[in-house]
Context: one part of a larger RNA
Molecule: small-subunit ribosomal RNA, 5' domain
Organism: uncultured bacterium
C1' cells in the first nucleotide's frame, strides 16, 4: 500500500446496482417448492343450471335430477431424469484442451414417406361385504378406454441364406439381385382440427476411449492373480477382465508406482512491472451427492433431492398388534459459531410442464421486505461579514496570541428531508369482436382484453438553512504541539521504545492533522 462472501469498537442522512451460514454433508415443527389434460374413459362426491314433481293464488319452499356447464376420487397419457441446492466423496480420462468411433438413442422439435383393417378377455372406480385404532389390506358382483392381448396386412426395416462387384494376407467389411421369415397402429372432434403406427433424414442431447496438463510427502520403494496379454463364451445401445472358462507371464515403477495426507474442477478472482503467488463466494460450464450403505424397476432417459425395496442409526403415532418419516428446494426453527436475512407479494414479464386452445400449475423467475457487507454517485448549503464580540485555551498576565470569517448579523438558493399534485416505461402477444385477401388452412390489418412490483420511478409546485459528521492520530518510521495530573505507580506499544517530579509517547484539555457516512481494530492473501 492493494484486497475480503468477513467480524468487532464507536458512529451514521440519502439513492440505485450488487452480496449475504466460509462453522454442524448437523437435527427439524409448520407452510408451500409439479403437476396437466373431460378433445382418451368409465363416471358424478361437491357446486351451479335446465326440466320434472310436491304444497301454495303468487312469490317462494322441498324433493328429484348425469340432460348440461364442470368436476373429487378412480383408469389412462404426458410431464416429474428439466428446473431449484449443496461440495459429502473423490487424485480419477472427474475436469481442461485437443482428436477419435467398436455402435447407440430419439419422448419432444423440423422435412419426408407409406400405413391407421378386424376381433376379444379383463381390470380400477361405483355396488355388497370382512378384517384392521390406525396405516391399510382382503373377499365378491359389475363396467369403460388412446389401458392389455390376439388375428390380419406390411417395406427404403430387422435376421438368415444367396447373386454379382469393390477392398483386404485372413476370419471379413461394403454395396448389389434373389428367397424366406419376423415385426405396425387409436382414436376424439364443434367436421375447422388434433392424433396413432413404421420408415428415412436433420437437430440436439447422451455414451466410451486415446495424447497432453492435473497438489504434498521418500521419515512411503517396490506394487499387482482379474492382475498382464491370448483364444473361446455370456452381456451391453456398444467396446472393453468390464463378466466368465481355458492357455500364458505378464504389467506398472526414482521421468516416483504403491501407500499416506489434502482437495470438488475449469471460464475465472485477488495482488504484482512482470515471471509468479494465493484464491475458486457471487455469474457461466462440468462432475459428485440426496439421513448412512445396497439394490433393481419403469422409461427415450435415472439406477431417480420431494419414486420403490432390503439393512442400518434416528425421530414420532399407537389401542402395543402395528404404523409414519427423510429442508445439501424456498421461509423458518434449534444447535454450533466471530458471524451471515422474511415463516413477505406476484404468475404481469422471461422460461418450464401439460393442454387444441382457454387455462391451470410453477418458493425456477420476477419483485418487496432485513443488513453501511461492498463498490459507486449525492447531501449535512452558497455569497458578504471584523467591535477580529463573547467564552475556552496559551504566554513574559492593567496586555497579548490563537480559536477566526468561525459565529452573531445581511442575503441568496432548496438537492435532500416534509407537505400537495401529476403520473409511466416494462405490453406483446395468446385470445375475442370485426374488415381485406384466399376455397379451406393461413396472412395482413383495426378495436377491445392483460402490471405483482405501485400510485413506485420520473416531472410540477409550496415552505424554510431550514432534517443530517463522525471516527483515528499528533516521540520516530508518519502528515499534526502546548498545557494540566500522575511520578518506574497508573498506564502505552506494530517495531524502536515510553512512564523512578518539569512526560510533544500514560490520562484529561486546548489546538492541530488525515479519512469522511464512514472511521478504526483483528483475521487472511499477494
Nucleotide at each position: 500500500g492493494g484486497a475480503u462472501g468477513a467480524a468487532c469498537g464507536c458512529u451514521a442522512g440519502c439513492g440505485g446496482c450488487a452480496g449475504g451460514c466460509u462453522u454442524a454433508a448437523u437435527a427439524c415443527a409448520u407452510g408451500c417448492a409439479a403437476g396437466u389434460c373431460g378433445a382418451g374413459g368409465g363416471g358424478c362426491a361437491g357446486c351451479g343450471c335446465a326440466g320434472u314433481g310436491u304444497a301454495g293464488c303468487a312469490a317462494u319452499a322441498c324433493a328429484u335430477g348425469g340432460g348440461c356447464g364442470g368436476c373429487g376420487a378412480c383408469c389412462g397419457g404426458c410431464a416429474a431424469a428439466c428446473g431449484g441446492g449443496u461440495g459429502c466423496g473423490g487424485a480419477a480420462c472427474a475436469c481442461g484442451u485437443a482428436c477419435g468411433c467398436a455402435a447407440c438413442c430419439u419422448u419432444c422439435c423440423c422435412a419426408g414417406a407409406a400405413c391407421u383393417g378386424g376381433u376379444g378377455a379383463a381390470u380400477a372406480g361405483c355396488c355388497u361385504u370382512u378384517c384392521g385404532a390406525a396405516a391399510g389390506a382382503g373377499a365378491g358382483a359389475u363396467u369403460a378406454a388412446u389401458a392389455c392381448a390376439c388375428c390380419g396386412u406390411a417395406a427404403c426395416u430387422u435376421a438368415a441364406u444367396u447373386u454379382a462387384g469393390u477392398g483386404g494376407c485372413a476370419u471379413c467389411a461394403u454395396u448389389u439381385u434373389a428367397u424366406u421369415a419376423a415385426u405396425a397402429u387409436a382414436g376424439u372432434u364443434c367436421c375447422g382440427a388434433c392424433g396413432g403406427u413404421u420408415c428415412u433424414g436433420g437437430a440436439u442431447g447422451g455414451g466410451c476411449g486415446u495424447g497432453c496438463g492435473c497438489c504434498u510427502g521418500a521419515u512411503u520403494a517396490g506394487g499387482u492373480a482379474g492382475u498382464u496379454g491370448g483364444c473361446g463364451g455370456g452381456g451391453u445401445a456398444a467396446c472393453g477382465g468390464a463378466c466368465c472358462a481355458c492357455c500364458a507371464a505378464g504389467c506398472c515403477u526414482a521421468c516416483g508406482a504403491u501407500c499416506a495426507g489434502u482437495a470438488a474442477c475449469u471460464g475465472g478472482u485477488g495482488u504484482g512491472a512482470g515471471a509468479g503467488c494465493a484464491c475458486g463466494a457471487g455469474c457461466a460450464g462440468u462432475c459428485a451427492c440426496a439421513c448412512g450403505g445396497g439394490c433393481a424397476c419403469u422409461g427415450a432417459g435415472a439406477c431417480a433431492c420431494g419414486g420403490g425395496c432390503c439393512c442400518g442409526a434416528c425421530u414420532c403415532c399407537u389401542a402395543c398388534g402395528g404404523g409414519a418419516g427423510g429442508c445439501a428446494g424456498c421461509a423458518g426453527u434449534a444447535a454450533g459459531g466471530a458471524a451471515u436475512a422474511u415463516u413477505g407479494g406476484u404468475c404481469a414479464a422471461u422460461g418450464g410442464a401439460c393442454g387444441c386452445a382457454a387455462g391451470u400449475c410453477c418458493g425456477a423467475a420476477c419483485c418487496a421486505g432485513c443488513c453501511a457487507u461492498g463498490a459507486c454517485g449525492c447531501g449535512u448549503g452558497g455569497a458578504g461579514g471584523a467591535u477580529g464580540a463573547a467564552g475556552g485555551u496559551c504566554c513574559u498576565c492593567u496586555g497579548g496570541a490563537u480559536u477566526g470569517u468561525a459565529a452573531a448579523c445581511u442575503u441568496c438558493u432548496u438537492u435532500u428531508a416534509u407537505c400537495g399534485g401529476a403520473g409511466a416505461a416494462g405490453a406483446a402477444a395468446c385470445c375475442c369482436a370485426g374488415a381485406c385477401a384466399u376455397u379451406c388452412a393461413u396472412g395482413u390489418u383495426u378495436g377491445g382484453u392483460u402490471g405483482a412490483c405501485g400510485g413506485u420511478a420520473c416531472c410540477c409546485g409550496a415552505u424554510g438553512a431550514a432534517u443530517a459528521a463522525g471516527c483515528a492520530c499528533c516521540g520516530g518510521c508518519u502528515a499534526a504541539c502546548u498545557c494540566c495530573g500522575u511520578g518506574c505507580c497508573a498506564g502505552c506499544a506494530g517495531c524502536c521504545g515510553c512512564g523512578g517530579u518539569a512526560a510533544u509517547a500514560c490520562g484529561g484539555a486546548g489546538g492541530g492533522u488525515g479519512c469522511a457516512a464512514g472511521c478504526g481494530u483483528u483475521a487472511u492473501c499477494c